[in-house]
RNA sequence: AGCGGGAUAGAGCAGUUUGGUCAGCUCGCGAGCCUCAUAAGCUCGAGGUCGUAGGUUCGAAUCCUACUCCCGCUU
Numbered sequence: 001a002g003c004g005g006g007a008u009a010g011a012g013c014a015g016u017u018u019g020g021u022c023a024g025c026u027c028g029c030g031a032g033c034c035u036c037a038u039a040a041g042c043u044c045g046a047g048g049u050c051g052u053a054g055g056u057u058c059g060a061a062u063c064c065u066a067c068u069c070c071c072g073c074u075u
Stems, first nucleotide, its partner, number of pairs: 001074007010027004020058001029045005051067005
């Protein structure tokens, strides 16, 4: 320098196929139920402006452009 993959809640991930029905799963955190008590189990809740900034569109996590960061490959 070129190419590919990735960035979504405190942690790990799905959702991109086909733009709307998607802000969702597990763990963690908080509260309650259960128990003599703890764990386990069950129920509920808080927590996100989807890496940043623009663009397209009635509508963008999803499509387009630029940039930032991380990983890998080639030279």
Molecule: transfer RNA
Organism: Fidelibacterota bacterium